[in-house]
Molecule: FMN riboswitch aptamer (RFN element)
Organism: uncultured Pumilibacter sp.
RNA sequence: UUAGGGGCGGGGCGUAAAUCCCCACCGGCGGUUAUAGUCCGCGAGCGCUUUUUGGCGCAUGACGGGGUGGAAUUCCCCGACCGACGGUAUAGUCCGGAUGAAAUAA
Numbered sequence: 001u002u003a004g005g006g007g008c009g010g011g012g013c014g015u016a017a018a019u020c021c022c023c024a025c026c027g028g029c030g031g032u033u034a035u036a037g038u039c040c041g042c043g044a045g046c047g048c049u050u051u052u053u054g055g056c057g058c059a060u061g062a063c064g065g066g067g068u069g070g071a072a073u074u075c076c077c078c079g080a081c082c083g084a085c086g087g088u089a090u091a092g093u094c095c096g097g098a099u100g101a102a103a104u105a106a
Base pairs, nucleotide, nucleotide: 001106002105003104009023010022011021012020024093025092026083027082028042029041030040031039037081038080045058046057047056048055049054063079064078065077066076067075085096086095087094
């Protein structure tokens, strides 16, 4: 310097829901004897401070069983679970901060 996040389609109730209920859909970055949303770490948020860079502090989700194998909570089969803040009929999927920031890669 450049790159750097995906996903609500159908139905129900209702004055009103992409937010509730039923079905559906999605999975950042590094590591790990073997490929990971759920293992070990990291990032996005908030507060104080600072002209800025930055510094300090707080917050930060979720997996079991079986199979193969030398080796897999990573592959295959089955069944589960999780998802910041503000707005709005209660939101992982809509709108907004964000044409931002960032782990990290080249």